This is a predicted structure of an 85-nucleotide RNA (c-di-GMP-I riboswitch aptamer) from Neobacillus bataviensis LMG 21833.
The RNAcentral record of the sequence draws on Rfam and Ribocentre.
The same sequence occurs in records of 2 taxa.
The organism belongs to Neobacillus bataviensis, within Bacteria.
The coordinates come from a structure-prediction model, not an experiment, and the mean pLDDT is 82.
RNA sequence: CGUACGAAACGGCAAAACCAUUGAAAGAUGGUGACGCAAAACUAUAGGGGCUAAUGUUUACCAACGAUGCUUGCCAGUUACCGAA
Numbered sequence: 001c002g003u004a005c006g007a008a009a010c011g012g013c014a015a016a017a018c019c020a021u022u023g024a025a026a027g028a029u030g031g032u033g034a035c036g037c038a039a040a041a042c043u044a045u046a047g048g049g050g051c052u053a054a055u056g057u058u059u060a061c062c063a064a065c066g067a068u069g070c071u072u073g074c075c076a077g078u079u080a081c082c083g084a085a
Base pairs, nucleotide, nucleotide: 005083006082012037013036017032018031019030020029021028022027035073041078042077043076047075048074049071050070051069056065057064058063
């Protein structure tokens, strides 16, 4: 010094659950809270995967399909703090 690795320190984020708001739903935001995380930072008109199904299409009904709605704490891509072995 570092596209690898993850000991320590300074710090950082915050699952489930509950409450409030919001949304058709999935989900999102805020508060409480910590299961975990070395990228749990950013990217959803980016590649794949996953969730929902209001509008719509098919249908006698049940139901099926369907993203223009979400998910980056599923993988991936991009960038990055610290420095023991």